Predicted 3D model of RNase P RNA and transfer RNA as a complex of 498 nucleotides.
Rfam match: Bacterial RNase P class A. From the family's description: Ribonuclease P (RNase P) is a ubiquitous endoribonuclease, found in archaea, bacteria and eukarya as well as chloroplasts and mitochondria. The family's RNA type in Rfam is ribozyme.
Model confidence (mean pLDDT): 77 of 100.

[in-house]
């Protein structure tokens, strides 16, 4: 130079006019005023209520080599195994298939306790004069070979299927064959040795036994109460403190209280009827007992509060206020520690907080990129001008730590290959 | 802003990871019946939102994105 790979950054800048929100101020005015993802809401805390959020048990969900950071975490560092690429470097949901069950289409004999379609081999009957090699000439065998049956006969060496077929190759062996046996590779166990651990080296042992899938179901191990700021708390208005059906529970039980009696006595009163007393019936109106719900997945317990209490549907009423509300697991500089994530000290700076929600337009001039144009150059390019030609993705809603996703363009730093000169 | 929930022909919809070249119904075209038209009969054309992983094999399992849809406010 060209290809490329890794980190980290910035994402208009200035100026002027006009405006926006919040805060301080009588005022004039003054300060502050969007991100690296502020997004998806994919995970983890903080803070808040829910009785303590207490113990077990199940059910759900979630992670998954190994140490380490860290409030935590699925993140993040380092390592270790395994695939990729010539290399910087880059992917891995990376525990367990001898716990158990299930599934492996199709082809294919056979898809997982193995089993035999062709095919080679044995044997026994039968036929049988030719049959095998070779283009052919010819050469070898010969009553052997050759065919055709039969054997619950041996074989897994060839052949083809499939994403995946129960080791591979070479020699010996054998009727043919076979880890039948050897040798070398593969695989399995493993004493032992390094290492916190994953794991790695590996003495020797085993003739092969053990296919894949767990992002099917499941098993081990860990880890999770739940719900969210429209949490939550205060103050103020307003209404019907309402109605209906269900569970606890076909709803006990004393005693009072309402109502209701065409039930009895007693009194008043001409009757009509009224009062009063007993009794009778209803009543979720009070209270005591017992029981019972309720407390945010279900069950048991503990200890505690509430209580009529819960669900579900029908009506009614407000749609104000204040506080949660931002100083925080912060930002920035610097020294230590530590390989790094990250931790400590110290200095230093405060940097939207509002409600359906504010942070924006216009000119100018610079920067960048594109698009013409004109010069220059063999070319890449370089220079100058012009432009009703752009500067992305996107915008805070309680707060932080991260993961994913979006994203014009530029810029810094490291390294890796390759051509050229020195 | 918080929770949740779905995606398949133009529309409802069905679909054990495997002959899925995805099945049906209405709609739609054509083409037969008819004097025309409707019914009817025969046929056809049309879909797994979009990308990436697990598998030999993905409409189906898993992740992420994009579209849609539903609940939540407070007194008595």
């Nucleotide at each position: 130079c060209c290809a490329g790979c890794c980190g980290g950054c910035c994402g208009g800048a200035c100026g002027g006019c006009c405006g926006c929100c919040g805060c301080c101020g009588u005022g004039a005015g003054g300060c502050g005023g969007a991100g690296g993802a502020a997004a998806g809401u994919c995970c983890g805390g903080g803070c808040u209520c829910c009785a303590g959020c207490g113990a077990g048990a199940c059910a759900c969900g979630g992670u998954g080599c190994c140490g380490g950071a860290u409030a935590a975490c699925g993140u993040c560092c380092g390592g270790c195994g395994g695939g990729g690429g010539c290399g910087a470097c880059c992917c891995c949901a990376g525990g367990g298939a001898u716990a158990g069950c299930g599934c492996c289409a199709c082809a294919g004999a056979a898809a997982a306790u193995a089993a035999a379609c062709c095919g080679c081999c044995c044997c026994g009957g039968c036929c049988g004069g030719g049959c095998g090699u070779g283009c052919g000439a010819a050469c070898g065998c010969g009553a052997c070979a050759g065919g055709c049956c039969g054997g619950c006969g041996g074989u897994a060496a060839g052949g083809g299927u499939g994403a995946a077929a129960c080791g591979g190759u070479g020699c010996g062996g054998u009727a043919a064959g076979a880890g039948c046996g050897c040798a070398c590779c593969g695989c399995g166990c493993g004493a032992c040795u390094g290492g916190u651990a994953a794991c790695a080296g590996g003495a020797g042992c085993g003739g092969c036994a053990c296919g894949g899938c767990a992002a099917g179901c499941c098993c081990c191990a860990c880890c999770g109460g739940g719900a969210g700021c429209a949490a939550a708390a205060c103050c103020g208005a307003a209404u019907a403190g309402g109605g209906g059906c269900g569970a606890c529970a076909c709803g006990g039980u004393a005693c009072g209280g309402u109502u209701c009696u065409u039930a009895c006595g007693c009194g008043a009163g001409u009757u009509a009827u009224c009062g009063c007393g007993u009794g009778g019936a209803a009543u979720g109106c009070g209270u005591g007992c017992a029981a019972g719900g309720c407390u945010c997945g279900u069950c048991u317990u503990c200890c505690a509060g509430c209580c009529g209490u819960c669900g579900c549907c029908c009506g009614g009423g407000u749609u104000g206020g204040u506080u949660g509300c931002u100083c925080g697991a912060g930002g920035c500089g610097g020294c230590c520690g530590g390989u790094a994530a990250c931790g400590g000290c110290c200095g230093u700076c405060c940097c939207a907080g509002a409600g359906g929600a504010a942070u924006g337009g216009c000119c100018g001039u610079c920067a960048c990129g594109u698009g013409c144009g004109u010069g220059g150059g063999c070319a890449a390019c370089c220079a100058c001008g012009c432009g009703c030609c752009g500067u992305a993705c996107a915008g805070a809603a309680c707060c932080c730590g991260g993961c994913u996703u979006a994203a014009a363009g530029g810029c810094c730093g490291g390294c890796u290959g390759g051509c050229a000169c020195u | 802003g918080c929770g949740c929930c779905c995606a398949u022909c133009g529309u409802c919809u069905a679909g054990c990871g495997g002959u899925c070249u995805a099945g049906g119904a209405c709609g739609u075209c054509g083409c037969c019946c008819u004097c025309u038209c409707a019914c009817g009969g025969c046929g056809a054309a049309a879909a797994c939102a979009g990308g990436g992983g697990u598998u030999c094999g993905a409409u189906u399992c898993c992740c992420c994105u994009u579209g849609g849809g539903c609940g939540c406010a407070c007194c008595a």